Predicted 3D model of a 110-nucleotide RNA (Guanidine-I riboswitch aptamer) from Acinetobacter marinus. Its Rfam family is "Guanidine-I riboswitch aptamer". Its family is annotated with regulation of gene expression in the Gene Ontology. About the family: This family represents a conserved RNA structure found upstream of the ykkC and yxkD genes in Bacillus subtilis and related genes in other bacteria. The function of this family is unclear although it has been suggested that it may function to switch on efflux pumps and detoxification systems in response to harmful environmental molecules. The prediction has a mean pLDDT of 82.
């Protein structure tokens, strides 16, 4: 800058990985102690490994939750009502990475 009417957008929630943080492990080091092996610190460091690591933080639903805006109508001083319905792959995409996130109210069923 353009864009909506089964609208749009937030908070959250099922779900989701593993980039960051944290945890565990590994390697390496300090102190303590010790004859050494080892063993003790809520020790330090790590461009090492792990998300059948609970977590901070992240992403998150057209058919999931709650408002807010917008939209129709009727009213016309305020303001009412309504926003219905809705089984769904496969596969591919974006992110560090996946996933009811997007392709997707798709293909397809009915």
């Nucleotide at each position: 800058a353009u864009c909506a009417a089964a609208g749009u957008g937030a908070u959250c929630u099922a779900g989701g990985g593993u980039u960051c943080c944290g945890a565990u492990g590994g390697c390496g080091u300090g102190a303590u102690g010790a004859g050494a092996u080892g063993a003790u610190c809520u020790g330090c460091g790590u461009a090492c490994a792990u998300g059948a690591c609970u977590g901070g933080a992240c992403c998150g639903a057209g058919a999931g939750a709650u408002g807010a805006c917008g939209g129709u109508u009727c009213g016309c001083a305020c303001g009412a009502a309504c926003u219905a319905c809705a089984c769904g792959g496969c596969g591919g995409g974006a992110u560090a990475a996946a996933a009811g996130c997007c392709c997707g109210g798709g293909a397809g069923a009915u």